[in-house]
Context: one part of a larger RNA
RNA sequence: CGUAAGAGUGUUGAGAGGAGCUGUCCUUAGUACGAGAGGACCGGGAUGGACACACCUCUGGUGUUUCGGUUGUCGCGCCAGCGGCAUUGCCGAGUAGCUACGUGUGGAAAGGAUAACCGCUGAAAGCAUCUAAGCGGGAAGCCUCCCUCAAGAUGAGCACUCUCUAAGGACCCAAGAAGACUACUUGGUUGAUAGGUGCGAGGUGUAAGCACAGCAAUGUGUUCAGCUGACGCACACUAAUUGUCCGUUUGA
Repeated sequence: CGUAAGAGUGUUGAGAGGAGCUGUCCUUAGUACGAGAGGACCGGGAUGGACACACCUCUGGUGUUUCGGUUGUCGCGCCAGCGGCAUUGCCGAGUAGCUACGUGUGGAAAGGAUAACCGCUGAAAGCAUCUAAGCGGGAAGCCUCCCUCAAGAUGAGCACUCUCUAAGGACCCAAGAAGACUACUUGGUUGAUAGGUGCGAGGUGUAAGCACAGCAAUGUGUUCAGCUGACGCACACUAAUUGUCCGUUUGA
């Protein structure tokens, strides 16, 4: 810009893409078959490999925004307690998120038309013949079925609802398991969108101060304490203020 008024919501599916793999074991059954050795078709069940998609409950990884331990040095006048720097100084753990080594799921089943091939009926050609007329069976392959995208499918579809100084949208702002930017999604006081606060979950592991014991290092008690990022719920305390613009007048 188009989709012959403008919108919001929900859809159809022309078409396109994805997927499509396979082992072993048990059973049928030591049956059919076979002198024996050996050893099935068909059917039923179980469990794997690789691959793909999703997820983070579990098991782990990461987690330089959490907690703790600790060395050297400098600083806060000193002690105590803290802070800076040293690869995050080094080390032990670790929430959320992101993840695989973790978890779940998938290939199926089914329908249609067929290939090789196997048939029925059957003449030409009194026989025979799957074929000439006619009718069946038959593959991981083909078309559907499953998953995803999809009306610029210019063949521009359909349905419902709304609007005519509107409906609706945008700017702007608070944000986001959305993101390079943009876009998308949520919210904007008729508000839980983010921060903060309160409570909780989870993490760390028993703070500081004081008291007591010990010459002291240190230990014990107060104390499963103290601190705590991303997680959950709640509360308008702070910030989403106030507004402006586009879009019209019934549609070649």

The part of an RNA shown here (large-subunit ribosomal RNA, domain VI) has 252 nucleotides and comes from uncultured delta proteobacterium HF0010_01J10. The coordinates come from a structure-prediction model, not an experiment, and the mean pLDDT is 89. Taxonomically the source falls in Deltaproteobacteria (Bacteria, delta/epsilon subdivisions).